[in-house]
Context: one part of a larger RNA
RNA sequence: GAACGAACGCUGGCGGCGUGCUUAACACAUGCAAGUCGAACGAGAAAGCUUCUUCGGAAGUGAUUAAAGUGGCGCACGGGUGAGUAACACGUAGGAAUCUGCCCAACAGUGGGGGACAACCCGGAGAAAUCCGGGCUAAUACCGCAUACGCCCUAUGGGGGAAAGCGGGGGAUCUUCGGACCUCGCGCUGUUGGAGGAGCCUGCGUGAGAUUAGCUUGUUGGUAGGGUAACGGCCUACCAAGGCGACGAUGGUUAGCGGGUCUGAGAGGAUGAUCCGCCACACUGGGACUGAGACACGGCCCAGACUCCUACGGGAGGCAGCAGUGGGGAAUAUUGCACAAUGGGCGCAAGCCUGAUGCAGCCAUACCGCGUGUGUGAAGAAGGCCUUAGGGUUGUAAAGCACUUUCAGUAGGGAGGAAAGCUUGUGGCUUAAUACGCUAUAAGUGUGACGUUACCUACAGAAGAAGCACCGGCUAACUCCGUGCCAGCAGCCGCGGUAAUACGGAGGGUGCAAGCGUUAAUC
Numbered sequence: 001g002a003a004c005g006a007a008c009g010c011u012g013g014c015g016g017c018g019u020g021c022u023u024a025a026c027a028c029a030u031g032c033a034a035g036u037c038g039a040a041c042g043a044g045a046a047a048g049c050u051u052c053u054u055c056g057g058a059a060g061u062g063a064u065u066a067a068a069g070u071g072g073c074g075c076a077c078g079g080g081u082g083a084g085u086a087a088c089a090c091g092u093a094g095g096a097a098u099c100u101g102c103c104c105a106a107c108a109g110u111g112g113g114g115g116a117c118a119a120c121c122c123g124g125a126g127a128a129a130u131c132c133g134g135g136c137u138a139a140u141a142c143c144g145c146a147u148a149c150g151c152c153c154u155a156u157g158g159g160g161g162a163a164a165g166c167g168g169g170g171g172a173u174c175u176u177c178g179g180a181c182c183u184c185g186c187g188c189u190g191u192u193g194g195a196g197g198a199g200c201c202u203g204c205g206u207g208a209g210a211u212u213a214g215c216u217u218g219u220u221g222g223u224a225g226g227g228u229a230a231c232g233g234c235c236u237a238c239c240a241a242g243g244c245g246a247c248g249a250u251g252g253u254u255a256g257c258g259g260g261u262c263u264g265a266g267a268g269g270a271u272g273a274u275c276c277g278c279c280a281c282a283c284u285g286g287g288a289c290u291g292a293g294a295c296a297c298g299g300c301c302c303a304g305a306c307u308c309c310u311a312c313g314g315g316a317g318g319c320a321g322c323a324g325u326g327g328g329g330a331a332u333a334u335u336g337c338a339c340a341a342u343g344g345g346c347g348c349a350a351g352c353c354u355g356a357u358g359c360a361g362c363c364a365u366a367c368c369g370c371g372u373g374u375g376u377g378a379a380g381a382a383g384g385c386c387u388u389a390g391g392g393u394u395g396u397a398a399a400g401c402a403c404u405u406u407c408a409g410u411a412g413g414g415a416g417g418a419a420a421g422c423u424u425g426u427g428g429c430u431u432a433a434u435a436c437g438c439u440a441u442a443a444g445u446g447u448g449a450c451g452u453u454a455c456c457u458a459c460a461g462a463a464g465a466a467g468c469a470c471c472g473g474c475u476a477a478c479u480c481c482g483u484g485c486c487a488g489c490a491g492c493c494g495c496g497g498u499a500a501u502a503c504g505g506a507g508g509g510u511g512c513a514a515g516c517g518u519u520a521a522u523c
Base pairs, nucleotide, nucleotide: 001523002522006519007518008517009516010515013370014369015368016367018365020362021328026326027325028324030323031322032321035073036072037071040070041069048061049060050059051058052057080281081280082279089206090205091204092203093202094201095200098198099197100196103194104193105192106191107190108189109188110187111145113143114142120135121134122133123132124131125130151159152158153157165186166185167184168183169182170181173180174179207253214244215243216242219241220240221239222238223237224236225235226234256278257277258276259275260271261270262269263268283304284303285302286301287300306317307316308315309314334360336359337358338357342356343354344353345352346351373403374402375401376400383394384393385392386391407464409459410458411457412456413455417450421445422444423443424442425441426440427439428438429437467512468511469510470509471508472493473492474491478507479506480505481504482503488495489494
């Protein structure tokens, strides 16, 4: 000098744009953070609509649908943290023995049957959490049969294997009046390829210490088998006795890694907040289940510590999600608004959910911009300070006069962030069809948390807006008073013991400026 996730002291007008528990991976009250689908299914309350009505009500209906249930998809993403990890964890360059839901492309199929279990009803146990028994029932839930490209085997043969329907529209024909049938859309099954994702292997690189020198028995390799999506001591049996190490093994200690960031002319040094990629973790330890994917933050089981409820028999919980609380600390914010946009999940869609996200709030915490007036004004006013008592200085500074009105204030106007969606018309595709559906286009309608938005106009009045550090040398800036090796200063040299430009105050000056200094840590 630069720089900071900073803190502290004094001071503090406005705006833009970032950042904001570095400490206790300490404990957590409360609310919210993952649901959705009625176009898979049974059932069905209240309200609505239609019909009938003796006006009590009954029956039916469907772009209706609550709390639940079966079923599907999602919950493995998104969000947090950095404890552990010195390792194929990360970075980089390669590799072969793999899997892959949704998505894209292609081919083939979607035939025919069956039996249950919830919900519900009945009964029982319990304070509760919840549990048990009996009975009824549907499905895109479950299980067989048929068919089978690819699969397996001792291979002209044999073996073992799939599926599910739902919705819109409709001219003939048939009809048990439900539909069949046709067509469109969404699904379902098998196979192949792709895209994206994931698992695995290898070379090289990525702290410090030898006051850590030897380490290793599934250890190193082979054979056979098991296991996995997959290679492999990954696991098991047997056999051999190997494998690593001063080019630092092993053990202890420290640490998430990278893109980057800071500094520096560079080489390098330091660092890994915010943002992005990867990894690891989710009260502590262990385990598997489900699934395309987890050994799963807001899933399950076991053990432990802790907290809570209890009728003492037994149960419930996990903020390193967003806010917020206590605690620790020099120190770090609101129990805010909205799904309007972007993105995600589900859904044909409308839409629902989304503390992701978009915004707002708080803090001069960083960076940037603006303002706190402008011109004129010498009797060089008064006052202050100094003085050789003449004067000098503060100082054009003020007052006075003439202007301006940024920003803040008040009032009014006012973009853009909005694309979509819905309705209607027209064209095209599809089709038996002018239905439906899809698509293109036009018109109409219509969606904003922020928001009293940005921005613009008007109004009034200099009106509301300057401090901090320093002045011995380094280092820009000097005098007086007080003090008297005291009180004190200090980054280094050093000041102070009676005229201190070095302490304290004042006047003056210098430097920065909504900041200025100090401290910590980095180059």
Small-subunit ribosomal RNA, 5' domain from an uncultured prokaryote, 523 nucleotides, folded computationally.
RNAcentral holds the full RNA, with entries from ENA.
The prediction has a mean pLDDT of 84.